[in-house]
Context: one part of a larger RNA
RNA sequence: UGGCGGGGGAGCACCACAACGGGUGGAGCCUGCGGUUUAAUUAGAUUCAACGCUGGGAAGCUUACCGGGGGAGACAGCGGGAUGAAGGUCGGGCUGAAGACUCUACCAGACUAGCUGAGAGGUGGUGCAUGGCCGUCGUCAGUUCGUACUGUGAAGCAUCCUGUUAAGUCAGGCAACGAGCGAGACCCGCGCCCUCAGUUGCCAGCGGUUCCUACGGGAAGCCGGGCACACUGAGGGGACUGCCGGCGCUAAGUCGGAGGAAGGUGCGGGCAACGGCAGGUCCGUAUGCCCCGAAUCCCUCGGGCUACACGCGGGCUACAAUGGCCGGGACAAUGGGUUCCGACCCCGAAAGGGGUAGGAAAUCUCCUAAACCCGGUCUCACCUGGGAUUGAGGGCUGCAACUCGCCCUCAUGAACCUGGAAUCCGUAGUAAUCGCGUGUCAAAAUCACGCGGUGAAUACGUCCCUGCUCCUUGCACA
Numbered sequence: 001u002g003g004c005g006g007g008g009g010a011g012c013a014c015c016a017c018a019a020c021g022g023g024u025g026g027a028g029c030c031u032g033c034g035g036u037u038u039a040a041u042u043a044g045a046u047u048c049a050a051c052g053c054u055g056g057g058a059a060g061c062u063u064a065c066c067g068g069g070g071g072a073g074a075c076a077g078c079g080g081g082a083u084g085a086a087g088g089u090c091g092g093g094c095u096g097a098a099g100a101c102u103c104u105a106c107c108a109g110a111c112u113a114g115c116u117g118a119g120a121g122g123u124g125g126u127g128c129a130u131g132g133c134c135g136u137c138g139u140c141a142g143u144u145c146g147u148a149c150u151g152u153g154a155a156g157c158a159u160c161c162u163g164u165u166a167a168g169u170c171a172g173g174c175a176a177c178g179a180g181c182g183a184g185a186c187c188c189g190c191g192c193c194c195u196c197a198g199u200u201g202c203c204a205g206c207g208g209u210u211c212c213u214a215c216g217g218g219a220a221g222c223c224g225g226g227c228a229c230a231c232u233g234a235g236g237g238g239a240c241u242g243c244c245g246g247c248g249c250u251a252a253g254u255c256g257g258a259g260g261a262a263g264g265u266g267c268g269g270g271c272a273a274c275g276g277c278a279g280g281u282c283c284g285u286a287u288g289c290c291c292c293g294a295a296u297c298c299c300u301c302g303g304g305c306u307a308c309a310c311g312c313g314g315g316c317u318a319c320a321a322u323g324g325c326c327g328g329g330a331c332a333a334u335g336g337g338u339u340c341c342g343a344c345c346c347c348g349a350a351a352g353g354g355g356u357a358g359g360a361a362a363u364c365u366c367c368u369a370a371a372c373c374c375g376g377u378c379u380c381a382c383c384u385g386g387g388a389u390u391g392a393g394g395g396c397u398g399c400a401a402c403u404c405g406c407c408c409u410c411a412u413g414a415a416c417c418u419g420g421a422a423u424c425c426g427u428a429g430u431a432a433u434c435g436c437g438u439g440u441c442a443a444a445a446u447c448a449c450g451c452g453g454u455g456a457a458u459a460c461g462u463c464c465c466u467g468c469u470c471c472u473u474g475c476a477c478a
Base pairs, nucleotide, nucleotide: 001478002477003475004474005473007472008471009470010469011468012467013466016462017461020426021425022424023423024422027317028316029315030314031313032312033311034310035308036307043054044053065303066302067301068300069299070298071297075117076116077115078114079112080111087107088106089105091103092102093101121292122291124290125289126288130286132281133280134279135277136276137275142181143180144179145178146177147176149156150155160173161172162171163170186270187269188268189267190266192237193236194235195234196233197232198231201227202226206224207223208222209220210219211218212217240263243257244256245255246254247253319419323378324377325376326375327374328373329372335366336365337364340359341358344355345354346353347352385416390411391410392409393408394407395406396405432454433453434452435451436450437449438448439447
């Protein structure tokens, strides 16, 4: 100087507690991991910070694993080679199948893997040899430099104290005075207003057309026409503790109020220090060293990664009446689309099939959102709750659904009646709940990443638990 303490003090955090809401832990299923099994069940990751992670939804490919079959050595030396090298082929054998190999024969005409070196290639080893990238401490507020000063020196001071802040944020004090990185500022999105712009929007105001009509009217941007509104997207304004009052030192600031769409960092994100963890990745790529080198290389067929007495993590669906089922009615946003999205028509009970318009898209399309509202029914029941499992029939993708896909219909209807110890998340458009889109993708979402709809309860505190920061103290630690 750091680190540590079941030492002390101060402060902070829903990856802490308290108050509240909803879960997990029990059940069935999905998925990852361990274990076991296996010819193989490829490998990595293992507290937070491994376990729906490696964008890892593997039927082939992927694929690195296992079983079978096949291929291939630049260059150099030696050896072989016109007494015919490499290559090709009918028939027979071998084989799951193969001029791959082999027997015999033929074609052909200059090289040749037999040996030694040396290569190509390697998802072979080492992440404890590395680069790069990432995680985490860290939703932290720290980390340094110059000069001066103190100390023989390592080093200290500044960076401490008081108040304050989300913050080493700011103010006051002080042997310090300044400065860099970080914090903030900055950048993007959302929320209010204005301006500009109109092949999206609008009968808002005008004219027309078509359709329906109980002749009152209603519907369709469809046409002319117009940018008022909405929207889109470009620029600007707006918030600064600016104003008032209390507290505070006349400070920094804090509490309350006014005005305001928004109030004290407005909300959400991006960026994010010096460094630590020999953290993760040699299986993205790059790369040192080591190893394999006719196999640890390359291709191919089949299998496996999908096994199943078990254990664990993360989810989905439920156990019902704030509900299930049936009928009718209403309202989104983000995104995607060319061997793609596919309106519309026809066939089918449905999954789906046949035909075809438009659209490389504010133009066409995916596209009926669902929870919700109205009416009916069920009446507390392992049931009209719940849907696992299994049987049968049918469809789709694809060379191919047996191992091992998804969808539809009928039948079957299991566990489950709110889940022990324990444990997770959340402070507002949040939790909870409802659906939608995209990624992956031939097909295959209970995943991931986004989007909108409905929309709470509780706290406005504390340091008790878990941890973090700063000061201080002890130390058999470095």
Molecule: small-subunit ribosomal RNA, 3' major domain
Organism: Hydrogenophilus sp.